This is a predicted structure of a 169-nucleotide RNA (glmS glucosamine-6-phosphate activated ribozyme aptamer). Its Rfam family is "glmS glucosamine-6-phosphate activated ribozyme aptamer". A reference for the family is Winkler et al. (2004), "Control of gene expression by a natural metabolite-responsive ribozyme", Nature. Rfam links the family to the GO terms regulation of gene expression and catalytic activity. Of the family's consensus pairs, 89% are formed in the model.
[in-house]
Formats: sequence, structure tokens, C1' cells
RNA sequence: ACUAAAUUUAAAGCGCCAGAACUUAGAUAGAUACGGAUAUAUAUCUGAGUUGACGAGGGUCAGGGUUAAUCGAGAUUUCGGCGGAUGCCCUGCGGUGUUAUUCACCACCGAUAGCGGAUCUACAAACCCAUUAAGCAAUUGAUGGAACAAAGAGAUUCAGGUGAAAAGG
Repeated sequence: ACUAAAUUUAAAGCGCCAGAACUUAGAUAGAUACGGAUAUAUAUCUGAGUUGACGAGGGUCAGGGUUAAUCGAGAUUUCGGCGGAUGCCCUGCGGUGUUAUUCACCACCGAUAGCGGAUCUACAAACCCAUUAAGCAAUUGAUGGAACAAAGAGAUUCAGGUGAAAAGG
């Protein structure tokens, strides 16, 4: 340096599956069609499988606690359940609440450290269409095309504490 194999990492609408639905193989049952072989669909059992959240947004400065953790979408299970989780709460630390400083309390936040009001700005994927890969199938993956949100974010602007100490005028 090359080749091969194994392990680890990856994710947070994320991972998983005993209910459920669906597929397939076998068995059984009765039904329908038929002159019959047989065929068709259904039900049950067994085995093996498939599905089971579409994106946007959200992380912590540290520790602890808690669980039904935000938003919308053209989404039949996105049902039901287990686990996790950037949510929330508490404590500490830190920042801001204006123009010299310090302290306490209160409020809001997290090193982009202001909640709120107004105006403006940019932004989705599934689905659908076309092509394509894997599988008997249910179904899954990839590429391209056109479309549509809300919360939140960004920018501008409005408006933003109380008390005390000491110092200066």
C1' cells in the first nucleotide's frame, strides 16, 4: 500500500413487539360453482414472515426528580403496548432587567443567556406521479418531479424591577 473478515459508532416520531391487522406454507371444516376431476373464497389451528410515526421543532452550564413531553400534514394500525427521549419541575452556577460599584429579593432566560405585543422574512416530509432494486407474497429500499403546514426561529420595533450599602456631586 492492497484485499478480506469481525467489532464499535450512528438514531430520539427514536428503538422494539406478546395484542391486533396483513402475507405465505401445511392441516382441518363446512359453503358455493361443476356430471366429475377440480376450482374459488371463507373460518380455525400450526410454522415462518410483514406492518406497527409523515416530517417541522427541540440538547445542558452541572446535578437530581418526573412521565400521557411541542407543532402541524392529502397520515385506515400514526391502533394497543414496552423502553427511551432534547419536555417539565427543583437545586446550584451563570447572564439580563441601561451608562461608576456591591449585596439581597423578584422576574425572564442559558454563554445567540427578555417573557410579551406589532410588522416583516425564509423553511417540510409522507401522500401523489415517473423510474428502479429486493421478496412467491404481505411489504421494504433508492432516484427524480410537482405541491401544501403549524409551532417555533430570525430581523425591525414598542414596552421592562424593588430594597439596601458605600462612594461621588